[in-house]
RNA sequence: GAAGAUGUACGGGGGAGUCAGUAAACUGGCUGAGAGGGAACUGUGAGUUCCGACCCAUAUCACCUGCUCUGGAUCAUGCCAGCGAAGGGAGGAGACAUAAGCACGCA
Numbered sequence: 001g002a003a004g005a006u007g008u009a010c011g012g013g014g015g016a017g018u019c020a021g022u023a024a025a026c027u028g029g030c031u032g033a034g035a036g037g038g039a040a041c042u043g044u045g046a047g048u049u050c051c052g053a054c055c056c057a058u059a060u061c062a063c064c065u066g067c068u069c070u071g072g073a074u075c076a077u078g079c080c081a082g083c084g085a086a087g088g089g090a091g092g093a094g095a096c097a098u099a100a101g102c103a104c105g106c107a
Base pairs, nucleotide, nucleotide: 001102005098006097007096008095010091012056013055014054017030018029019028020027021026037051038050039049040048041047063088064087065086069082070081071080072079
């Protein structure tokens, strides 16, 4: 000096099911990294937004579609497997740091 690897920061992407107490709040169970911790709006049942936690960023491990799918298991459930080396899917020649190399120069 050029190009990579890993990590951090910054900005970004994503999901929140099922069963029981039961009609709801709320509490507990199952799988999982994560199943709603905080706030607001709406107005009665659920939905939307922001923040936090967790995961992910070119991708055969985020996540979505197909899917109100197919087979198996379960009290039940994307719980397991298929579909799936599928299609889509969010940063870069940037900043900081670390370790080992390569090229050039100096000692």

This is a predicted structure of a 107-nucleotide RNA (TPP riboswitch aptamer (THI element)) from Acidaminobacter hydrogenoformans DSM 2784.
Lineage of the source: Bacteria > Bacillota > Clostridia > Acidaminobacter > Acidaminobacter hydrogenoformans.
The RNAcentral record of the sequence draws on Rfam.